This is a predicted structure of a 76-nucleotide RNA (transfer RNA) from a Chloroflexota bacterium.

[in-house]
RNA sequence: GCGGGCGUAGCGUAGUGGUGAACGCGUCUGGUUGUGGCCCAGAAGAUCGAGGGUUCGAAUCCCUCCGCUCGCCCCA
Numbered sequence: 001g002c003g004g005g006c007g008u009a010g011c012g013u014a015g016u017g018g019u020g021a022a023c024g025c026g027u028c029u030g031g032u033u034g035u036g037g038c039c040c041a042g043a044a045g046a047u048c049g050a051g052g053g054u055u056c057g058a059a060u061c062c063c064u065c066c067g068c069u070c071g072c073c074c075c076a
Stems, first nucleotide, its partner, number of pairs: 001072007010025004018056001027043005049065005
């Protein structure tokens, strides 16, 4: 330099055009317990990497850029 994949909550993931963006772990509150753990109930937390475009409607499709990653090529 060329091509592919990925970026969604503190962490790990789902969601591939259409109702309030879901699940597990974790965090917080309460219950239970002599205390803690386990367990049970509830709550907070992501405008989906950034900007633009298409569309009645975008996490999802298109373009540019950023980051991570894999392969190929060139030089050393």
It matches the Rfam family "tRNA".
Model confidence (mean pLDDT): 81 of 100.
The same sequence occurs in records of 2 taxa.